Source information
c-di-GMP-I riboswitch aptamer from a soil metagenome, 83 nucleotides, folded computationally. Rfam family: c-di-GMP-I riboswitch aptamer. About the family: GEMM was predicted in a large-scale screen for bacterial structured RNA regulatory elements. The coordinates come from a structure-prediction model, not an experiment, and the mean pLDDT is 90.

[in-house]
């Protein structure tokens, strides 16, 4: 470059969750690792917890143990074959 196939964003339908997301059913923006895995670092979330205000409801700030591999690297596995 083919070839054989694989995942499946937006969305929309049900379920989880506080929430960020997440699962299943359609559905395909795109992906040669867009399999796996939260190691690191980046984002998103804020129930718990602290802290301020307020009689009080409550608001408001920090706060990952919660989330994101289709945000970037590490690690690990791996089709085809010009090369």
């Nucleotide at each position: 470059a083919a070839a054989a196939g694989g995942c499946u964003a937006a969305c929309c339908u049900g379920g989880u969750g506080a929430a960020a997301a997440c699962c299943a059913g359609g559905g395909g923006c795109g992906c040669a690792a867009a399999g796996c895995u939260a190691u690191g670092g980046g984002u998103c979330u804020a129930a718990g917890g602290c802290c301020a205000c307020g009689a009080a409801a409550g608001u408001g700030g920090c706060u990952a143990g919660g989330a994101u591999u289709g945000c970037c690297a590490g690690g690990c596995c791996a089709c085809c074959g010009a090369a």